[in-house]
Parts: sequence; structure tokens; C1' cells
RNA sequence: AAAGCGGGACGGGCUGUCGCUGCUUCUUCGGAAGGAGAGGAAAGUCCGGGCUCCUUCGGACACGAUGACGGAUAACGUCCGCCAACCGUGAGGUUCGGGAAAGUGCAACAGAAAGGAUACCGCCGGUUUGAGACGCAGGCGACGCGUGCAGCGGAACUUGCGGGACAGAUCGGUAAGGGUGAAAUGGCGGUGUAAGAGACCGCCGCGGUUCAGGCAACUGAACCGGCAUGGCAAACCCCAUCGGGAGCAAAGUCGAGCAAGAGUGAAGGCAUUGUCCGAGCCGUUUGAACUCUGGGUUGACUGCUUGAGGAGUUAAGUAAUUAACUUCCUAGAUAAAUGACCGCCGCUCUGCCAUGCUGCCGGUUUCAGCCGGCAACUGGAGAGAACAGAACCCGGCUUACAGUCCCGCUUUUUAU
RNA sequence: GGCGGGGUAGCUCAGCUGGUUAGAGCAGCGGAUUCAUAAGCCGCGGGUCGCCGGUUCGAAUCCGGCCUCCGCUA
Repeated sequence: AAAGCGGGACGGGCUGUCGCUGCUUCUUCGGAAGGAGAGGAAAGUCCGGGCUCCUUCGGACACGAUGACGGAUAACGUCCGCCAACCGUGAGGUUCGGGAAAGUGCAACAGAAAGGAUACCGCCGGUUUGAGACGCAGGCGACGCGUGCAGCGGAACUUGCGGGACAGAUCGGUAAGGGUGAAAUGGCGGUGUAAGAGACCGCCGCGGUUCAGGCAACUGAACCGGCAUGGCAAACCCCAUCGGGAGCAAAGUCGAGCAAGAGUGAAGGCAUUGUCCGAGCCGUUUGAACUCUGGGUUGACUGCUUGAGGAGUUAAGUAAUUAACUUCCUAGAUAAAUGACCGCCGCUCUGCCAUGCUGCCGGUUUCAGCCGGCAACUGGAGAGAACAGAACCCGGCUUACAGUCCCGCUUUUUAU
Repeated sequence: GGCGGGGUAGCUCAGCUGGUUAGAGCAGCGGAUUCAUAAGCCGCGGGUCGCCGGUUCGAAUCCGGCCUCCGCUA
């Protein structure tokens, strides 16, 4: 310098005028003054907790959630650390990451076979059918050698024995090779064999035991086992842990207003997704509770904002986080306030402007200098500034976001 | 504000205990019939299964996150 990785911060500032919502003070009760007034996500409502009510009671099942290990926390599906697997040259990233030797189930098509399997092609052996190269021994013997006899050689044909390539059928062996598939019953090399095979051997993988390190997950070493245990649990399921429900429109108080009627109902009702048991409470015709029809209200207050709160320092811890001390108070609306406009400053951009200024390049020139172009700076002009709006409150996650700044690190190349 | 349910062809819906061509009715187009039209008959086209990622050999279907629509609640 180029290309990347990880993390953090900011999200315009000030003044004035008008307007809106709370608070405090003053008041002649009309108002006046002072001071405060959205976010990192206030969003989605995806998790967890506080708080309130339901009987703040207990138990079993169902149901739901989570899932390596250790820690943090009020709690969590969050966070931190660490391990394993995979991806990346690397910084780093991703993972609902327990159990498939408890059981059930699934795997379309293709393929011989989809799970304690099988034999399609192939390889090998036996039996059998066809086939009969070639060899040995014999018969007959054209013909040849020989004057001839004897004898010798000898094509073709043929008999017997040996031989059994090659092809088919059938019975077996095999899991090396081919082929199918997402996946084929450990991988590579050798020995071995009729051909083969963990049948045997070496290395790797897998499993077990022991030892060492670590709180643990796990890692390493040695020895043993010839391999038994393929995949899917974001399929049922099993194991471990956790979970009662509803939600501030919860819930309570005051005020205003109104009209009751009908039905179910005792082996009942009371925990708001289901079932059961125990305790307690209410009730059993003087009616607990529920359903339907009809009527009234749509006001005010509490809950409501001081809180697992913010900032800083110190200490503990690798870290998440925790503890102590100091300091600060910082929105509470209810159809819902937090806005609009002018000015100044700051930020970003430009086919823009310049008797500005600096540098570089080119032309001309002996040089100074001059001319032209480009870039940065300065000044000006113009334009731009995201996502989005608290609603009981917190901790997270996820998603959206113009632009700017900062920190740590990696790879490659070059220079010193 | 709080709490539930849905999204598949132009419309209304099925398929959602995963299996390779995703279906039905209506609508549309073509043919045949008819003097012409309708109905009925024969045939045809039309789908990023709301979007993005993950699990799996394989996803409309299972899991997570977004977008959007509907309903309930003082």
C1' cells in the first nucleotide's frame, strides 16, 4: 500500500421567537416567572424477571420449554470462558452440540441388496453337456528311396490312451473389482488363497482398560480388542433440568348512573390449556356458581416512575460480572405533549467559481521567468444529513439505520 | 397497549404424521355442437406454496427470523 477479520463510540451543537405536556414558586386567580421534556433501537412482542390479582396450600400425570462442560445472573432460550466438529492461508467464523449397544418408525426413484442384508455383472472351484488344439502307441497305406527281394521313410484316413483351451447348464465359494444411490456393513498397503475375505500383518480410524493433565466437557500416552456399534431424534421417544395461570385495558379507591327477566344447578363450585388425589373455603332449594336477554357508565385518583438506576474511582476475577466508596436525579402523556421557523457554528459532497497560495507534469528559454494542465489547501456558491416516536418497569435477543470517528489484529507485496 | 389465528393458480379452498409431475371447484382459452348464444361435451394453459436462513439425501410440510392480513380484550 492492497485485501480483509473482530470490537467500541457518535447519531449534529448554541441562541432567539411562537406553540405543546408535566413540575416548582408567586399571584390581583386572569395569569406570570423559573427549570425539565424520546432511542440505540423507544420497533418486533421472540425469551426471561419484577409487580398485581386469581385459595401467595401440597402432590401425581399429561403438556410445553431447554440440552457438550464450567461459570455469571433476580432470571433466561442471554452473556463469559473453555471443549469438540466443520469452514477459512490467516486474523477469525458457524453449530437446538444429550442419547441411534432401551424400544418403535422412516429412507421416494434407482439398485441384486436400504440394515445383524444380498449375489446382477464379474472372479474361482465341483458336476455335467458340447467341443477335441496337441502328444504318445498302433492299424491301413497313396507315394518315394532301392535292379529286385528284404528293408527304410511316409501324406491322408483310422483305433486306443493321455490332454481338456473354449462355450453352455447346474451346484457351491467370494465380497477384491464393476454398476445403482444422498448413504452399501471400517480405509490404504502387503501376506495369503482355487478365487477371495480382519483370515493374518503394518499404519490410520473405532471401541475398551490403565496411567498422566484438567473442577469438568475433553486431551495425550501405553496396552488390549479384529471391528461388534451405518444415517435421521428441527420423527415418535428415552434421560436430565425447569415451568401454575392471566396480564397495568392487571388490580384497587372515589364519584355518577341503572331495571330487571329467563334458564341450568348439588355425584356442586372456588387455579383462568387438560385429568386425578389431598387440605382449606363457599354452598346444598332461605340457591354457591354458571349461561342467555335487557339496562347503566365511558369521569377522576392510586398503580406511575428512585430503579436488579446512571457516572466515576478502587478492589476481586482471564472474562461475563461482583463488592465498597463518592456523586447525580434525568419524560410521564391518555387520542395521547416532546414541534415549527430565523440566525451562527460544525460535518459530508460537487462535470461549479477564483488576479489567492503550494506542489507536480508538459512546452518554451542559457537561467530567472512566462504559458498550459492536474492535484491538495484556503475562501465562496449550491446541495445533503438515516432508521425511526416512550405508554407499568427492567435484563436480553432479533430486525431497521444516511454518514462519521476510534481501537486491536491477519494475509500478500514493497521499502528500511 | 396486551393476547390469539392465517398467508398455496385470477377467486374460494385441500394437501402440512417430509418423497421428486402440488391438486379440486369456479373463472380464462381453444375445439366440437347450433341459424346464433347459453348449458352440457372434449381438450389446454396458468404456481419463486408471503420472504430470508437452517435441519435433512430430499422442505409447501419441520425449526428460527422478518413482512403482511384478520380477530379478541376495559
Two RNAs folded together computationally: RNase P RNA and transfer RNA, 490 nucleotides in total.
It holds a member of the Rfam family "Bacterial RNase P class A". By type it is a ribozyme.
Its mean pLDDT, the model's own confidence on a scale to 100, is 75.